[in-house]
Overview
A computed fold for a 132-nucleotide RNA from a soil metagenome, annotated as c-di-AMP riboswitch aptamer (ydaO/yuaA leader). Rfam family: c-di-AMP riboswitch aptamer (ydaO/yuaA leader). From the family's description: This family represents a conserved RNA structure found upstream of the ydaO and yuaA genes in Bacillus subtilis and related genes in other bacteria. The ydaO/yuaA element is thought to act as a genetic 'off' switch for the ydaO and yuaA genes in its native state. It is believed that the element may be triggered during osmotic shock leading to activation of ydaO, a predicted amino acid transporter gene, and members of the yuaA-yubG operon which code for KtrA and KtrB K+ transporters. Its family is annotated with cyclic-di-AMP binding and regulation of gene expression in the Gene Ontology. Its mean pLDDT, the model's own confidence on a scale to 100, is 77. The sequence is in RNAcentral, with records from MGnify.
């Protein structure tokens, strides 16, 4: 020596005092998605099913009779933080949202299609291992 996250860089041109910033257009890297044939898998019908994403999932109680769905409790899984950076283990502390598709989507070569957003911390704990 800031963090999560794909989400960052680089060119061109506008705004503009500006090489910040912001918009528009290309371009790399990233990250998702959809689509063959092998293979898989065939059991599903609507409170359907499906994707991003860590953001599930099981029990009990309530709302509301009910396998949905809101609350609460609880368990389990599942992520992130602890200040260079990565692997482990301990400890301590946080989180489990939100959006999309529109009745459809296994897997996927060719090949299409899409993002490249937003937030956030206030003194950053201990062992072993590696490394810029």
């Nucleotide at each position: 020596c800031g963090c999560c996250g794909a989400a960052u860089c680089c060119c061109u041109g506008g705004c503009c005092a500006g090489a910040a910033g912001c918009c528009a257009g290309g371009g790399a890297a990233c990250c998702g998605g959809g689509g063959a044939a092998c293979c898989a898998a065939g059991u599903u019908g609507u409170u359907g099913g499906g994707g991003c994403g860590a953001a599930u999932u099981u029990c009990g109680c309530g709302g509301u009779g009910g396998u949905c769905c809101c609350g609460c409790g609880a368990g389990a899984c599942g992520c992130g933080c602890u200040g260079c950076u990565c692997u482990u283990u301990c400890a301590g502390c946080g989180c489990g949202a939100g959006c999309c598709c529109g009745u459809c989507a296994g897997c996927u070569a060719a090949c299409c299609c899409g993002g490249c957003a937003g937030g956030c911390u206030u003194c950053a704990g201990a062992g072993a291992g590696a490394g810029g």